[in-house]
RNA sequence: CCCUCAUCCAGAGGAGCUGAGGGACACGGCCCGACGACGCUCCGGCAACCACCAUCGAUGGCAGGUGCCAACUCCGUCCGGCGGGCCAGAUCGGUGACGCCGGGAAGAUGAGAG
Numbered sequence: 001c002c003c004u005c006a007u008c009c010a011g012a013g014g015a016g017c018u019g020a021g022g023g024a025c026a027c028g029g030c031c032c033g034a035c036g037a038c039g040c041u042c043c044g045g046c047a048a049c050c051a052c053c054a055u056c057g058a059u060g061g062c063a064g065g066u067g068c069c070a071a072c073u074c075c076g077u078c079c080g081g082c083g084g085g086c087c088a089g090a091u092c093g094g095u096g097a098c099g100c101c102g103g104g105a106a107g108a109u110g111a112g113a114g
Stems, first nucleotide, its partner, number of pairs: 001114001003112006013043005021032003026077004044069003049065002052061003073106001078103006085095003
């Protein structure tokens, strides 16, 4: 780097340094930020994927390797369904923006293969 599988509405902050942008990418929205965000370091914490222990198993324990500690992965974008709105209208129907649900894409993390 690529591939496979699993998970992603729960949970968990203080200090020091730094100093202007940040929330992965593009666009739109929304939010965080000189009352110092983001990032880095230390300490603390959350969780339990892997490891380890117990167990026939279900499961439980532990916290060694990772991970994580604003907002659902902050939300939308693509597809489908429903609601409501609008257009058209005898009916069939069409549809930018909106809300909800399901899926996808992309991404993140873990475990494994190349």